[in-house]
Molecule: c-di-GMP-I riboswitch aptamer
Organism: Actinomycetota bacterium
This record gives sequence, structure tokens and C1' cells, in this order.
RNA sequence: AUAUUGUAUGGGCAAACCUGUUUAAAGACAGGGACGCAAAGCCAUAGGGUCUAAGGUACUGAUAAGCACUAUGAUAGCCUGGCUGCCGCA
Repeated sequence: AUAUUGUAUGGGCAAACCUGUUUAAAGACAGGGACGCAAAGCCAUAGGGUCUAAGGUACUGAUAAGCACUAUGAUAGCCUGGCUGCCGCA
């Protein structure tokens, strides 16, 4: 360093959905609730992906608006990466 087999304590987190709050939205927070997770702990100022489009720009229309692009917004339970943690023939 690789492969196989076995053991493993106390536990931890919390998807969808419901209620409330918040936000332009995505989403977030709190309570309930468990789909799952050996990092489903932390980092969005490490890289990529995805979601939203307030503001901005363009086009159309003009009574109003519609529509395209774009994060500075969001997502760590999308992936890679970094840091930390429990158990274990360690």
C1' cells in the first nucleotide's frame, strides 16, 4: 500500500409531508415526523454541477405586462476536495 474475513459500545443526524415564521424566489429557521446516512459533522473566499432571477441588460408590446440572459442569492442529503470526530483483529 492492496485484498479478504470478522467484531463493534454509547449513540448521532433527519428526507418527504404537516404547522408556524421569513424571503422577490430558490430556499432557510423552529416544532412535529422518519426516507435514509459511517461522516447526511464543518467549509459555498477550493473546483464543478444544479436551483432561483430581486437588481441589471436585451427584445416585443404599450393600458398592463410578457419573454431571454445573468448571481451578488441558494444547495454540503449532487460530486470532487479540505478540516475534524465515534467504534474497531485497530